[in-house]
Context: one part of a larger RNA
RNA sequence: GAUUGAACGUUGGCGGCAGGCUUAAUACAUGCAAGUCGAGCGGUAACAGGAGAAGCUUGCUUCUCGCUGACGAGCGGCGGACGGGUGAGUAACGCGUAGGAAUCUACCCAGUAGCGGGGGAUAGCCCGAGGAAACUCGGAUUAAUACCGCAUACGCCCCACGGGGGAAAGGCCGGGAUCUUCGGACCGGUCACUAUUGGAGGAGCCUGCGUUGGAUUAGCUAGUUGGUGAGGUAAAGGCUCACCAAGGCAACGAUCCAUAGCUGGUCUGAGAGGACGAUCAGCCACACUGGAACUGAGACACGGUCCAGACUCCUACGGGAGGCAGCAGUAGGGAAUAUUGUGCAAUGGGGGAAACCCUGACACAGCCAUGCCGCGUGUGUGAAGAAGGCCUUAGGGUUGUAAAGCACUUUCAGCAGGGAGGAAUUAAUACGGUUUAACACUCUUGAGGAUUGACGUUACCUGCAGAAUAAGCACCGGCUAACUCCGUGCCAGCAGCCGCGGUAAUACGGAGGGUGCAAGCGUUAAUC
Numbered sequence: 001g002a003u004u005g006a007a008c009g010u011u012g013g014c015g016g017c018a019g020g021c022u023u024a025a026u027a028c029a030u031g032c033a034a035g036u037c038g039a040g041c042g043g044u045a046a047c048a049g050g051a052g053a054a055g056c057u058u059g060c061u062u063c064u065c066g067c068u069g070a071c072g073a074g075c076g077g078c079g080g081a082c083g084g085g086u087g088a089g090u091a092a093c094g095c096g097u098a099g100g101a102a103u104c105u106a107c108c109c110a111g112u113a114g115c116g117g118g119g120g121a122u123a124g125c126c127c128g129a130g131g132a133a134a135c136u137c138g139g140a141u142u143a144a145u146a147c148c149g150c151a152u153a154c155g156c157c158c159c160a161c162g163g164g165g166g167a168a169a170g171g172c173c174g175g176g177a178u179c180u181u182c183g184g185a186c187c188g189g190u191c192a193c194u195a196u197u198g199g200a201g202g203a204g205c206c207u208g209c210g211u212u213g214g215a216u217u218a219g220c221u222a223g224u225u226g227g228u229g230a231g232g233u234a235a236a237g238g239c240u241c242a243c244c245a246a247g248g249c250a251a252c253g254a255u256c257c258a259u260a261g262c263u264g265g266u267c268u269g270a271g272a273g274g275a276c277g278a279u280c281a282g283c284c285a286c287a288c289u290g291g292a293a294c295u296g297a298g299a300c301a302c303g304g305u306c307c308a309g310a311c312u313c314c315u316a317c318g319g320g321a322g323g324c325a326g327c328a329g330u331a332g333g334g335a336a337u338a339u340u341g342u343g344c345a346a347u348g349g350g351g352g353a354a355a356c357c358c359u360g361a362c363a364c365a366g367c368c369a370u371g372c373c374g375c376g377u378g379u380g381u382g383a384a385g386a387a388g389g390c391c392u393u394a395g396g397g398u399u400g401u402a403a404a405g406c407a408c409u410u411u412c413a414g415c416a417g418g419g420a421g422g423a424a425u426u427a428a429u430a431c432g433g434u435u436u437a438a439c440a441c442u443c444u445u446g447a448g449g450a451u452u453g454a455c456g457u458u459a460c461c462u463g464c465a466g467a468a469u470a471a472g473c474a475c476c477g478g479c480u481a482a483c484u485c486c487g488u489g490c491c492a493g494c495a496g497c498c499g500c501g502g503u504a505a506u507a508c509g510g511a512g513g514g515u516g517c518a519a520g521c522g523u524u525a526a527u528c
Stems, first nucleotide, its partner, number of pairs: 001528004006524005013375006019368002021333001026331003030328003035078003040075002043071002047069003050065007085286003094211007103203003108199007116150001118148002126139005156165003170191006178185002212258003219249003224246008261283004265276004288309005311322004339365001341364003347361001348359004378408004388399004414464005422455001429447001431446001432444002472517005477498003483512005493500002
């Protein structure tokens, strides 16, 4: 000099853009953060409409009916493995980079083939029982895109090449003939479903090289190193096991100890390098502590399960409940770090055919000069060089065109009015096209157009009034830009280094003046 996730002192007008627990991975009150689908299913607890019945006060009250819009709880599907947080652990194929072969992959895209016919349960509901509660148990009954066989098998899997094995599910919309028990069959469309091939994206595994300090850590290792065989896994492999051999690593630093998430990058520097790894992005690890598996395409799963432990809470003492390193917020720790805000309008995600629902992701707002950037706190004129202050050789000098005065302007703030863009969609409608037996339905480029904004009193523009609403901080001995007076008298004090102060202190304290930065300034800490 540059820089900071800064803090402290002091001062403080506005805006834009960013950033904001670096400490206790300490403990957490409260609310919210993952749901959705009735176009899978049986249904109807609540709300609304309709129909029926009863009562009367003649427009109300009650009851019944899932008939309709819908929908609590339940079965079922998909999603809760993403998104969000933190950096404790980890010196490691964890990360970075370059390669590799023995693998899996839900949803999505493309291809091929199919989607036939049956069965037995179970939750819910109902009845009953236990318990303080959490919840649990028994009986009866019921549905499915839940579950299980049978049939079929292009491709698929196994094989001793003879053969053997294995699947599925329906829902919704529309309809000219034909049949009809008037429900539908049947046909078409669409969304699902099954088997399999390829892709895309994702994931698992292996390897070369690189990746902090310590030798006041020199030896380490028995599943250890290799082989054969078996098991296991989606998959190679001591991954596991039986047997056999005795190997493997290490001064090019094994082992041990300490420290640490890694990277893109950030800061600095002419560079080489050094230091760091906040925000943003990629990867990894973790989710009260330790362990374990289940489900699933995917987890050994932050807001899932089980076991053990510590802690907190409830209890009828028998037993139960919980996990903010999600967003806010509280206590504590600390020099120190924000609102128990608004909204799904946009972008994105989950579910759904869609409408839509959910989304503390996200978009915004609030707080903080924490940083960077921009703007303002007036402009011109004005010598009687006013008054006052300070200095003085008492003549004067300086503050100083500074003020006042005069003439203007109105940024910002204030008040009033106007006012974009962020909005693309989606729904109704009509015409084409696609599909089809079809002018239904579905889908679709275009047309069309009622709508959809948290921010928001938006940005921006116009008008109004009036210099009106807006300057501090540090320093002035040398380094280092900027000097005098008074007080003090090795005292009080200053100080980054040299040093200053013991009676004329440009170095302490005050004043006047000056210098430098400026909504900041200075100090401390830290890095180069």